[in-house]
Context: one part of a larger RNA
RNA sequence: GUCUCUUUAAGGAACUCGGCAAAUUGGCCCCGUAACUUCGGGACAAGGGGUACCCCGGUACCGUGAUGGAAUUUACUUCCGGAGCGGGAUGGGGUUACAACGAAUAGGCCCAUGCGACUGUUUAGCAAAAACACAGCUCUCUGCUAACUCGUAAGAGGAUGUAUAGGGAGUGACACCUGCCCGGUGCUGGAAGGUCAACAGUUUCGGUGAUCCCUCGCAAGAGGGUGAGCUGCGGCUCGAAGCCCCAGUAAACGGCGGCCGUAACUAUAACGGUCCUAAGGUAGCGAAAUUCCUUGUCGGGUAAAUUCCGACCCGCACGAAUGGUGUAACGAUAUGGGAACUGUCUCAAAGAGGUUUUCG
Numbered sequence: 001g002u003c004u005c006u007u008u009a010a011g012g013a014a015c016u017c018g019g020c021a022a023a024u025u026g027g028c029c030c031c032g033u034a035a036c037u038u039c040g041g042g043a044c045a046a047g048g049g050g051u052a053c054c055c056c057g058g059u060a061c062c063g064u065g066a067u068g069g070a071a072u073u074u075a076c077u078u079c080c081g082g083a084g085c086g087g088g089a090u091g092g093g094g095u096u097a098c099a100a101c102g103a104a105u106a107g108g109c110c111c112a113u114g115c116g117a118c119u120g121u122u123u124a125g126c127a128a129a130a131a132c133a134c135a136g137c138u139c140u141c142u143g144c145u146a147a148c149u150c151g152u153a154a155g156a157g158g159a160u161g162u163a164u165a166g167g168g169a170g171u172g173a174c175a176c177c178u179g180c181c182c183g184g185u186g187c188u189g190g191a192a193g194g195u196c197a198a199c200a201g202u203u204u205c206g207g208u209g210a211u212c213c214c215u216c217g218c219a220a221g222a223g224g225g226u227g228a229g230c231u232g233c234g235g236c237u238c239g240a241a242g243c244c245c246c247a248g249u250a251a252a253c254g255g256c257g258g259c260c261g262u263a264a265c266u267a268u269a270a271c272g273g274u275c276c277u278a279a280g281g282u283a284g285c286g287a288a289a290u291u292c293c294u295u296g297u298c299g300g301g302u303a304a305a306u307u308c309c310g311a312c313c314c315g316c317a318c319g320a321a322u323g324g325u326g327u328a329a330c331g332a333u334a335u336g337g338g339a340a341c342u343g344u345c346u347c348a349a350a351g352a353g354g355u356u357u358u359c360g
Base pairs, nucleotide, nucleotide: 001355002354003353004352005351006350007349008348010346011345014344019341027051028050029049030048031047036041038173052095053094054093055092056091061087062086063085064084068080069079070078071077072075096100109338110337111336112335113334114333115331116330120132121131136171137170138169139168140167141166142165148157149156150155174326175325176324177323179256180255181254184253185252186249187248188247189246190245193244194243195242200237201236202235203234205232206231207230208229212225213224214223215222216221257275258274259273260272261271284318285315296312297311298310299309300308
């Protein structure tokens, strides 16, 4: 110097992003215990008191229950009885110390709010959470050789299950609820019309050209015609699903307006007009984990608060299972406040042990 500890006058969070760390609390017995609540909880809530030893006294009382005795229905019976053994106060009186759960081990607490109901799970090695899961709710698929998944297949899982079952998706206990829009995208249903592939049929034209015929030639051969078959580009006929089309469907993906005027102070607009839309945001909540302007404005808390709590509503850009709003309990969760407590600090000091360096 550093690490781990111990103690500290007065003050007591003035430290700091933040009480981080430390301190406080702590066992058992008794008293006592609020809001709220899903009546279970909350709760060890909070907050008090006691705690050793001696005497009354091993007393009161509790448990067990022997020898013995009685009865009869003679039994592993019932009753009386209370020895011995085990446990053992409340209360009262007294003794000692600064201190009696004398050391050690052993919750710190309260108030308010956000988020998530809860117990659980997670980034082995910077994140434990408000993320994931969850019971519950809803939609959808699936009639059994099920749907779905793995596999080229055989086959296997689903399931030795059978719609109170199984798969997929979303939401996420519970309470109160979950509004409007099917124009777009998706899904489901429909089949009249439009479009539409391969195959099949038919056919124009082109390429090739077997066969046969004609002409010329003595012959070899040359020229012309016929045109099977094969083949190339097309046309026409037939032709399913799909798409177009017609409906349904939002706890499917999603979406849920603008401008202008108007009341006998002013302001505001219940009201009216107009344009657009598939429909124009309902209930509830709201400067919010969402609010830019913004430290919005008002109230509370403080001597003083950009945080916090309660309101207001002008919601840049909340909003209803991408769930809305509440909510007891729960949380190594986030935020604000409080009493207690403290070397966090004012402001530092002393000590113990380890380690490092230097000297010996």
A computed fold for a 360-nucleotide part of an RNA from a Candidatus Omnitrophota bacterium, annotated as large-subunit ribosomal RNA, domain IV. The coordinates come from a structure-prediction model, not an experiment, and the mean pLDDT is 87. Lineage of the source: Bacteria > Pseudomonadati > Candidatus Omnitrophota. Rfam family: Bacterial large subunit ribosomal RNA. The RNAcentral record of the full RNA draws on ENA.